Annotation
This is a predicted structure of a 118-nucleotide RNA (FMN riboswitch aptamer (RFN element)). Rfam family: FMN riboswitch aptamer (RFN element). Rfam links the family to the GO term FMN binding.

This record gives sequence, C1' cells and structure tokens, in this order.
RNA sequence: GUUGUUCUUUGGGGCGGGGUGCAAUUCCCCACCGGCAGUAUAGUCUGCGAAGAGCGUUCGCUCCCGAACGGGUGAAAUUCCCGUACCGACGGUAAAGUCCGGAUGAUAAAAGAACUGU
Repeated sequence: GUUGUUCUUUGGGGCGGGGUGCAAUUCCCCACCGGCAGUAUAGUCUGCGAAGAGCGUUCGCUCCCGAACGGGUGAAAUUCCCGUACCGACGGUAAAGUCCGGAUGAUAAAAGAACUGU
C1' cells in the first nucleotide's frame, strides 16, 4: 500500500413579503431549498439510499421510485458559464418540496480506530 472483520463518530436543506378568506407558512403572485457514489464540478445523466406496496425467515427479497432543454468554452462538461424551464413520499391540517408527525428513528455513504491476511 492493499484484503477482510469488528467498533466509534458523522451522516437533508428550505415560506420571508404581499393577496383572498372565518380559517391557508397548504390556494394565488413573488421567494427559498437540493442526501450519497460515479463521471470535467450534476436536484433533472448512470447507479444507490430514503418514502410507499407485497412476501416473509425480522432479516432479506421483489415491486414501485419525480424532473432539462437551447447556446458558449474546452481534448473532455445533459456536471462549468449564459439563458429559459421543470421536479419533489406518506399521515395531519383550508389542498404543504419548505409547518407538525412517524423520526432522539432508519439508511446510501464518509472519516477514523483496532485486529487480520497478503
């Protein structure tokens, strides 16, 4: 340096202003936000996680799983720059990506430590 095991820690952001109304951070106008890995730097590419459904040995498997175009630079960018768009689980409640709740949860993964093989 690298393989494997175990453990520890970390591990999701955002409604501010105005309008209508008995009532809305939920509607309307404006605003704001963007998990992890890969790849020329990504909410919109590829894959993963979360949420939802089913099976079932409680630990896994299966299903489901949103949304981007145009131009520019470059060897290389659906990732950068310019422009204009679009998307966002379930339950609650005046209809919610942003409030409350499951959740002081779970997890992709990241960092570190110990041991171990080479």